Predicted 3D model of a 73-nucleotide RNA (transfer RNA) from a Patescibacteria group bacterium.
Lineage of the source: Bacteria > Bacteria candidate phyla.
The prediction has a mean pLDDT of 81.
It matches the Rfam family "tRNA". Its family is annotated with triplet codon-amino acid adaptor activity in the Gene Ontology. It is annotated as a transfer RNA.
It was read from a public genome assembly.

RNA sequence: UCCGGGGUAGCUCAAUCGGCAGAGCAGCUGGCUGUUAACCAGUUGGUUGUGGGUUCGAGUCCCACCCCCGGAG
Numbered sequence: 001u002c003c004g005g006g007g008u009a010g011c012u013c014a015a016u017c018g019g020c021a022g023a024g025c026a027g028c029u030g031g032c033u034g035u036u037a038a039c040c041a042g043u044u045g046g047u048u049g050u051g052g053g054u055u056c057g058a059g060u061c062c063c064a065c066c067c068c069c070g071g072a073g
Stems, first nucleotide, its partner, number of pairs: 001072007010025004019056001027043005049065005
């Protein structure tokens, strides 16, 4: 330098054909009990890597750039 894959909550990852951004874990609150842990219920948490474009509407499509992983030279 070129090719491919990836970047979404604190962490691990979903999100169908473009149509309300979610789950698990973690955190917080409560329940349970001699207490903790476990278990149960509830709840907080998002500039979807950055900037543009297309569209009535973009995590999703297009362009450029940044970062990570693999490959080629």